[in-house]
Molecule: Bacterial RNase P class A
Organism: Chthonomonadales bacterium
RNA sequence: GCAGAAGGUCGGGUGGUCGCUCCGCUUUCGUGGCGGAGAGGAAAGUCCGGGCUCCACAGGGCACGAUGCCGGAUAACGUCCGGGCGGGGUGACCCGACGGAAAGUGGCACAGAAAACACACAGCCGGCGCCUUGGCUCCGGCAACGGUGAAAAGGUGCGGUAAGAGCGCACCGGCGGCCGGGAGACCGGCCGGCCUGCUAAACCCCAUCGGGAGCAAGGCUCAGUAUGGAGGGGAUGAUGCGGCCCGCGGACCCUCCGGGUUGAGCCGCUUGAGGCCGCGAGCAAUCGCGGUCCCAGAGAGAUGACCACACAAACACAGAACCCGGCUUACAGACCUUCUGCACCC
Numbered sequence: 001g002c003a004g005a006a007g008g009u010c011g012g013g014u015g016g017u018c019g020c021u022c023c024g025c026u027u028u029c030g031u032g033g034c035g036g037a038g039a040g041g042a043a044a045g046u047c048c049g050g051g052c053u054c055c056a057c058a059g060g061g062c063a064c065g066a067u068g069c070c071g072g073a074u075a076a077c078g079u080c081c082g083g084g085c086g087g088g089g090u091g092a093c094c095c096g097a098c099g100g101a102a103a104g105u106g107g108c109a110c111a112g113a114a115a116a117c118a119c120a121c122a123g124c125c126g127g128c129g130c131c132u133u134g135g136c137u138c139c140g141g142c143a144a145c146g147g148u149g150a151a152a153a154g155g156u157g158c159g160g161u162a163a164g165a166g167c168g169c170a171c172c173g174g175c176g177g178c179c180g181g182g183a184g185a186c187c188g189g190c191c192g193g194c195c196u197g198c199u200a201a202a203c204c205c206c207a208u209c210g211g212g213a214g215c216a217a218g219g220c221u222c223a224g225u226a227u228g229g230a231g232g233g234g235a236u237g238a239u240g241c242g243g244c245c246c247g248c249g250g251a252c253c254c255u256c257c258g259g260g261u262u263g264a265g266c267c268g269c270u271u272g273a274g275g276c277c278g279c280g281a282g283c284a285a286u287c288g289c290g291g292u293c294c295c296a297g298a299g300a301g302a303u304g305a306c307c308a309c310a311c312a313a314a315c316a317c318a319g320a321a322c323c324c325g326g327c328u329u330a331c332a333g334a335c336c337u338u339c340u341g342c343a344c345c346c
Base pairs, nucleotide, nucleotide: 001342002341003340004339005338006337007336008335009334010333013309014308015307016306017305018304020038021037022036023035024034025033026032040317044328045327047326048325049324050323051322052214053213054212055211059246060245061244062243064210065209066208067207068206069083070082071081072080073079084098085096086095087094088093099205100204104203105202106199107198108197121146123142124141125140126139127138129136130135131134154172155171156170157169158168159167173195174194175192176191177190178189179188180187181186218267219266220265221264222263228257229256230255231254232253233252240248241247274293275292276291277290278289279288280287281286
C1' cells in the first nucleotide's frame, strides 16, 4: 500500500425568528408574562423473558407447548459469557435445533437382484454328466470384482483361499470394557474382531421449564337510573379458578321484554433489575462498594418549520403511550481500536 477479520462510538453543532405539549412562579383571575424540560439506536416487528394488575390461596395430575453439548451470568430467557465437539477459511475469524436411532413403531421416491429377519442381476469357484479347445444342464460354495442408487451391511492394504469372506494381521473409524486427566461437555492410552445403514424441524423416549388474561390490566370519587317484569335452572352445587379431571371457594346464573347511561374527574403513570464517574472481584458475561444526577408522561395524543454560519454535505432508517432485559429487522454518512494475509522498502 492493497485485500480482509472482530469490536465499538456518533448519526448533527452554534445563533436567531415563529409555533406545539407539560411543569413551576406570577397575574388586573379574561388570559397574558417569565423561567425550565421535551424521542431512538433501533422508540419498529410484537418474536422470546420478566416486573406489575386482576382472576381460588395460583395447588396436584393428565394433556398440550417450548427448550435441548458442558459450565457460568441473570429477576428471567429461546439471551449473554467462557469452554468442548463438528464444519468452513492460508489466516485473523466465522457457522452449527449440537440429547437419544445398540428402547419401540414408521418411512427410505426413481433406479436396482436386494433399502434392513439382507439379497444374488451380471459374475467368480468346485463337483457330476453331456457335447468338439470351449460351452450347456443340475447340485453346492462365494460376495472380492461389475452395474444401480443420496445411501449397498465397516474402510484401505497385505496374507490367506478352489474362489472368497474380520477368516487372520497392520493402520484408520465406530462400539464396549479398563486406566489416567478434567468441575463438566470431553480428551488421551491400553485391551476385545464386538462391526450394529440413514431419518427424531417422523411418531416417540429422556431431562428441564410453563396456570390464564392483559394498563381498554385494575382501582377511587362524583352525577344519573328501577334491588323493574316474565320464563327457566340452582346447596342432589349457580358460578369462578379460560383445555380436562381432582381439589378449592360457595349463591347466584341464563333467555326474552322494558327503563336509564353512552358521563365527568383522579390514580395506575414513570425513581427504575435507572444514567454517569471512580474503586474493587472475575478470562468474560456480570457483580459489589462509594459518590453524583433526575432525564417525555399526553389522553385523540406535544417534541416542528424557516434562515444564517463553518463544512464535501447536513440527507439515512424512523417517532414514545404501563415499564424493563433480549432477539430480529431497517439505516445516508462520519469516526475509533485491535488483529490477519499478501506485496514492497529499510